[in-house]
RNA sequence: GGGCCCGUGGCCAAAUGUGGUAAGGCAAUCGCCUGCAGAGCGAUGAUCGUGGGUUCGAAUCCCGCCGGGCCCU
Numbered sequence: 001g002g003g004c005c006c007g008u009g010g011c012c013a014a015a016u017g018u019g020g021u022a023a024g025g026c027a028a029u030c031g032c033c034u035g036c037a038g039a040g041c042g043a044u045g046a047u048c049g050u051g052g053g054u055u056c057g058a059a060u061c062c063c064g065c066c067g068g069g070c071c072c073u
Stems, first nucleotide, its partner, number of pairs: 001072007010026003020056001028044005049065005
């Protein structure tokens, strides 16, 4: 230098093969429960790495950039 894959809450992780409200688990905070705590139950929080484009509408499609991994020279 070239090619491919990946980037989603504090952590892990699904949704991209249909473009139409962003699942789930752990943690945290608040509440219920309890004599207190734990366990259990309920609630809360993401503009999806970043900048642009397409579109009525983008985590999802297109382009640039940043970061990580693998391969080729």